[in-house]
Context: one part of a larger RNA
RNA sequence: UGACGGGGGCCCGCACAAGCGGUGGAGCAUGUGGCUUAAUUCGAUGCAACGCGAAGAACCUUACCUGGAUUUGACAUGCACGGGAAAGGUCGGUGAAAGUCGGCCCCCUCUUCGGAGUCCGUGCGCAGGUGCUGCAUGGCUGUCGUCAGCUCGUGUCGUGAGAUGUUUGGUUAAGUCCGCUAACGAGCGCAACCCUUGCUUCUAGUUGCCAUCACGUAAUGGUGGGGACUCUAGAGGGACAACCUCCUUUGGAGGGGGAAGGUGGGGAUGACGUCAAGUCAGCAUGGCCCUUACGUCCAGGGCUGCACACGUGCUACAAUGCCCGGUACAAUGAGACGCAAACUCGCGAGGGGGAGCAAAUCUAUAAAACCGGGCCCAGUUCGGAUUGAAGUCUGCAAUUCGACUUCAUGAAGCCGGAAUCGCUAGUAAUGGCGCAUCAGCUACGGCGCCGUGAAUACGUUCCCGGGCC
Numbered sequence: 001u002g003a004c005g006g007g008g009g010c011c012c013g014c015a016c017a018a019g020c021g022g023u024g025g026a027g028c029a030u031g032u033g034g035c036u037u038a039a040u041u042c043g044a045u046g047c048a049a050c051g052c053g054a055a056g057a058a059c060c061u062u063a064c065c066u067g068g069a070u071u072u073g074a075c076a077u078g079c080a081c082g083g084g085a086a087a088g089g090u091c092g093g094u095g096a097a098a099g100u101c102g103g104c105c106c107c108c109u110c111u112u113c114g115g116a117g118u119c120c121g122u123g124c125g126c127a128g129g130u131g132c133u134g135c136a137u138g139g140c141u142g143u144c145g146u147c148a149g150c151u152c153g154u155g156u157c158g159u160g161a162g163a164u165g166u167u168u169g170g171u172u173a174a175g176u177c178c179g180c181u182a183a184c185g186a187g188c189g190c191a192a193c194c195c196u197u198g199c200u201u202c203u204a205g206u207u208g209c210c211a212u213c214a215c216g217u218a219a220u221g222g223u224g225g226g227g228a229c230u231c232u233a234g235a236g237g238g239a240c241a242a243c244c245u246c247c248u249u250u251g252g253a254g255g256g257g258g259a260a261g262g263u264g265g266g267g268a269u270g271a272c273g274u275c276a277a278g279u280c281a282g283c284a285u286g287g288c289c290c291u292u293a294c295g296u297c298c299a300g301g302g303c304u305g306c307a308c309a310c311g312u313g314c315u316a317c318a319a320u321g322c323c324c325g326g327u328a329c330a331a332u333g334a335g336a337c338g339c340a341a342a343c344u345c346g347c348g349a350g351g352g353g354g355a356g357c358a359a360a361u362c363u364a365u366a367a368a369a370c371c372g373g374g375c376c377c378a379g380u381u382c383g384g385a386u387u388g389a390a391g392u393c394u395g396c397a398a399u400u401c402g403a404c405u406u407c408a409u410g411a412a413g414c415c416g417g418a419a420u421c422g423c424u425a426g427u428a429a430u431g432g433c434g435c436a437u438c439a440g441c442u443a444c445g446g447c448g449c450c451g452u453g454a455a456u457a458c459g460u461u462c463c464c465g466g467g468c469c
Stems, first nucleotide, its partner, number of pairs: 008469006015460002019423005026315008034306002042053002064301007073126001077125007088105007108117003128290002131288003137284002139279003142275001144273001149188006155164003168179003194267004199237007209226002213224003240261001243255005317416001321375006334363002338357002343352003382413001387408007429452007
């Protein structure tokens, strides 16, 4: 000077408390440990690993294992020599394929006729390595933490390490601002500038809209037309403690007006640093190691293995419910190797069909909610695991190991011990929809969108984390 204290003071945060819903018990999904295995590839390991890298493991991916092959190599570049166009196509033997052996077709372009281009073979420099080291590194990332801090110049003080400034009195979300002050200034952070959302004006009016006028239909902005409204998308306005009252006048409390009021809501944005944190398997890269193999190609298997343990989720245990029928209202996005309507076949997954659409034009039923009926508290008309049979789709190929459908089967489970998690408002809870990856899918995951829509906060003693003295 820091760090630490079951030292003190002050102050924050879903940190506790007050509430609502969960996890921990069940079944399943998924990740991990362990065990097993020829292999179950590798990494991540308190918070900050464990639905994590992986926004898609049947082959491929794939790095692992077994077996088969190969050695200038799957890929790059240079040199020397030899050769022909090489390549490609096709046929045959062998083979699981890769490959290997052989036959046939084709047998080039430019040229200064020296050669050059291109390809193959041989040889040499070299390639190649998801091999090791994240404790040699770059880059990127997590975390403390969107916490309010971290520093510098000059001056002053101290022998010096250092201190001061940055302390202190107020105030703030904030080292935010004000006052005092041996300090005076400055920088990185805070805030603002950026995006989005909430109100409004103007401009514009198609593919969107339809108030007024007209036409037309079984019906529909369907048509003429219109720019009012909604909306779309560009430019502006608007909020600044601006106004009033009170106070200790920097600031705070209340009120008015206002779509919005004290940072309006949300996002992007992450200071100096900490953890030799994570990543050599995204990429790059020093060093070390392999070089007829630790490189490369291929087939099959494995990554999906199951006495068990843990994390994260989904579905439930029911009546604020379940089933059946009717009926209403979205938004974000996606679509040509695509989205696919009408119609039609099938109980259904789906098949046929192909209008329309490179899309404000076409495509995809929102569900919960509401109305009516049934069930009558039971392991049930709850719950759906598991298993059997028959199918559909994708794809060379669903046996290991895909998803979905129908019929049958109907397990555990009656609200969960100790313990533990999230959330302060359009939030929690709950309902569906969309997208990326993707042939298909293990998505119940991830990222978004809209619908319905709460309860509670006395307070800061205590638990946890943090800031200042």
Molecule: small-subunit ribosomal RNA, 3' major domain
Organism: uncultured Verrucomicrobiota bacterium